The RNA shown here (transfer RNA) has 74 nucleotides and comes from a Candidatus Woesearchaeota archaeon. Its mean pLDDT, the model's own confidence on a scale to 100, is 85.
RNA sequence: GGGGCCGUAGUCUAGCCUGGUAGGAUUCUACCUUGGGGUGGUAGCGGUCGAGGGUUCGAAUCCCUCCGGCCCCA
Numbered sequence: 001g002g003g004g005c006c007g008u009a010g011u012c013u014a015g016c017c018u019g020g021u022a023g024g025a026u027u028c029u030a031c032c033u034u035g036g037g038g039u040g041g042u043a044g045c046g047g048u049c050g051a052g053g054g055u056u057c058g059a060a061u062c063c064c065u066c067c068g069g070c071c072c073c074a
Stems, first nucleotide, its partner, number of pairs: 001073007010026004020057001028044005050066005
């Protein structure tokens, strides 16, 4: 220098192909359960979907540029 994959909650991750209310697990908080704790159960909090721009009525999803990580070629 050229190419590919990945980036979503504190942590892990689904959804992206085929645009239409961002879902699950875990952590945390409250409550139930217990003599107390653990385990288990119920509810809740927590997301500029890496950044900027474009297309569209509508973008995590499609397009462009950039940033970061990993890998391959030279």